[in-house]
RNA sequence: GGUGGUUAUAGCUCAGUGGUAGAGCAACAGAUUGUGAUUCUGAGGGUCAUGGGUUCAAAUCCCAUUAAUCACC
Numbered sequence: 001g002g003u004g005g006u007u008a009u010a011g012c013u014c015a016g017u018g019g020u021a022g023a024g025c026a027a028c029a030g031a032u033u034g035u036g037a038u039u040c041u042g043a044g045g046g047u048c049a050u051g052g053g054u055u056c057a058a059a060u061c062c063c064a065u066u067a068a069u070c071a072c073c
Stems, first nucleotide, its partner, number of pairs: 001073008011025004019056001028042004049065005
């Protein structure tokens, strides 16, 4: 370099098999505490890798592209 497979979702690790995008952890605010830790409560944080297509409706299905990783040549 070629071919094929897998993966890409919150700061991190991940879930979500066509119908309002979620959890844990972290960070932030509050309660508790002499302070801190622990515990409890609350709120925030997302162009779902990019661009198209199908559909009334797409994170999800299809195509192309990019990146990472694996196998073979």